[in-house]
Order: sequence, then structure tokens, then C1' cells
RNA sequence: GCCCCCUUAGCUCAGCAGGAUAGAGCAUCGGAUUCCUAAUCCGGAGGUCACAGGUUCGAAUCCUGUAGGGGGUA
Repeated sequence: GCCCCCUUAGCUCAGCAGGAUAGAGCAUCGGAUUCCUAAUCCGGAGGUCACAGGUUCGAAUCCUGUAGGGGGUA
């Protein structure tokens, strides 16, 4: 250089034959329980779905480019 894969919450990931308010666990915050803590239970907050275009009535999902990461190849 060329080819392939990945990028979604602070972290690890699900969701990807286009459709309903974008989810889970852990972490974090508040509450209950307890003499206190831990554990357990309940609730909340937290996202420009890497970025920029395009297609479409509608894009996390499809197409193109860019960036970052990983692998293959001479």
C1' cells in the first nucleotide's frame, strides 16, 4: 500500500433482513432496611449511537468518505 472487522451511557456489552419514548449489567446519586457499615430491595440521573455527507416518509441499522483501534497480506 491493499483486504477484513470493530467504534452505542463513566466501564463491559445487547439491539444491526430500516419503524414505536434507544436498552441491560456494573459504577454513580437518592431512599428503605440497620445502633453504624456491608449485603439486599426500590427509585433517579446519565447517550449529538466515533465524525461528516447521502438514500428514505423514516437511519444506531443501508451507501460513501474521514478519524481512531484490531487483524491479515507481499